[in-house]
RNA sequence: GGGGCUGUAGUAUAGCCUGGCAGUAUUCGAGGUUUGGGACCUCGCGACCGCGGUUCAAAUCCGCGCAGCCCCA
Numbered sequence: 001g002g003g004g005c006u007g008u009a010g011u012a013u014a015g016c017c018u019g020g021c022a023g024u025a026u027u028c029g030a031g032g033u034u035u036g037g038g039a040c041c042u043c044g045c046g047a048c049c050g051c052g053g054u055u056c057a058a059a060u061c062c063g064c065g066c067a068g069c070c071c072c073a
Stems, first nucleotide, its partner, number of pairs: 001072007010026004020056001028044005049065005
């Protein structure tokens, strides 16, 4: 220098191909239960790597970047 894959709550991940309410587990917070704690139950907070384009509508499609991993030179 060229090519491929990956990027979603604090953490782990589904959804992406085939555009249409961002889901689940865990962490955290509140409540219940308990003499108290743990466990368990209920509720809540919290995310699409960045910018732009296409579209009525983009996590999803397209372009350019950024970061990580791999391959070629």
Source information
Model confidence (mean pLDDT): 85 of 100. A computed fold for a 73-nucleotide RNA from a Candidatus Pacearchaeota archaeon, annotated as transfer RNA. It matches the Rfam family "tRNA". Taxonomically the source falls in Candidatus Pacearchaeota (Archaea, Nanobdellati).